[in-house]
RNA sequence: GUGCUCGUAGCGAAGCUGGAUAUCGCGUCAGACUCCGACUCUGAAGGCCGCGGGUUCGAAUCCCGCCGGGCACACCA
Repeated sequence: GUGCUCGUAGCGAAGCUGGAUAUCGCGUCAGACUCCGACUCUGAAGGCCGCGGGUUCGAAUCCCGCCGGGCACACCA
């Protein structure tokens, strides 16, 4: 340099044939339980989906560019 692939809450993932205010687990916070704590149960907060632009009535999902991670190939004085 070329190709492929990934980038979604603090962490790990699902969602990608475009259509509900984006789902689940762990974690965090609060409450219940308990003498206290753990466990368990209930509830809540937290992301606008790597960044920018485009298409569309509508984009996490499609297209373009860029950034970052991974893999393969190529080049190599």
The RNA shown here (transfer RNA) has 77 nucleotides and comes from an Oscillospiraceae bacterium.